[in-house]
RNA sequence: GCGGGCAUGGUCUAGUGGUAGAAUGCGACAUUCCCAAGGUUGAGACAGGGGUUCGAUUCCCCUUGCCCGCA
Numbered sequence: 001g002c003g004g005g006c007a008u009g010g011u012c013u014a015g016u017g018g019u020a021g022a023a024u025g026c027g028a029c030a031u032u033c034c035c036a037a038g039g040u041u042g043a044g045a046c047a048g049g050g051g052u053u054c055g056a057u058u059c060c061c062c063u064u065g066c067c068c069g070c071a
Stems, first nucleotide, its partner, number of pairs: 001070007010024002013021001018054001026042004047063005
């Protein structure tokens, strides 16, 4: 330099054109003599920009970061 893949709460991950879900972590409540576990509940996310579309996390293009291959 060329090609391919990945990017979703703090972390790990599902999803796929129509409200973004789970686990774990965090806060609160209840329980308990206390702690842990278990229970109820709350906040928290689609890498950035542009395009297509009535509607984009999803499709297309570019950029950024990471990984793989070729040279």